[in-house]
Molecule: SAM riboswitch aptamer (S box leader)
RNA sequence: CUCUUAUUGAGAGUAGCGGAGGGACUGGCCCAAUGAAGCUCGGCAACCGGCAUUUUUAUAAUGCACGGUGCUAAAUCCUGUAGGUAAUCUUACUUAGGAGAUAAGAG
Repeated sequence: CUCUUAUUGAGAGUAGCGGAGGGACUGGCCCAAUGAAGCUCGGCAACCGGCAUUUUUAUAAUGCACGGUGCUAAAUCCUGUAGGUAAUCUUACUUAGGAGAUAAGAG
């Protein structure tokens, strides 16, 4: 980097360093000197491993949070492609998909 599977409206900081950008991309709309990115610490969650308990003995369920990741403004912030419903000229809702993100596995 490519492919497969699963998840993607929950949750989490009045911290330290830092010093101007950030929210993947498009169009919007936002966040930011009352401090962006990044790093550290703290925290959240429970995908993989581990451990414990139950049991019909396992490719199960529940729990712990020890190890590997991940996450910690806004629904993945909304949106993009194809349709549907209502309204009636531009919006609201909705179905499927695309794209993205994360985990696990394969090449």